[in-house]
Molecule: transfer RNA
Organism: uncultured Candidatus Peregrinibacteria bacterium
């Protein structure tokens, strides 16, 4: 130096026809249960700003397509694997 997979919340990991971003587990924070605690169960859990109705950013970093982009197309970085 060439090919290929691949990068989404604290962690794993869905969303594949381009059409509500984070299903579902973990955790964690609170409640209930208990004399206390483990297990069970309920709720809530990306960020920010709010006048508490909402708004307004977020999929590795940057651009373009498109009414519309985690998803197509470019270029760069990182990681796994191959070839040379």
């Nucleotide at each position: 130096g060439c090919c290929g997979u691949u990068g989404u919340g604290g962690u794993g990991g869905a969303a594949u026809u381009g059409g509500u971003a984070g299903a579902c587990a973990c955790g964690u924070u609170g409640g209930a249960c208990u004399c206390a605690a483990a297990a069970u169960c309920c709720a809530a859990u990306a960020c920010u700003c709010u006048u508490u109705g909402g708004g307004g950013u977020g999929u590795g970093a940057g651009g373009g397509u498109u009414c519309g982009a985690g998803u197509c197309c470019c270029u760069c970085c990182g990681a796994c694997g191959g070839c040379a």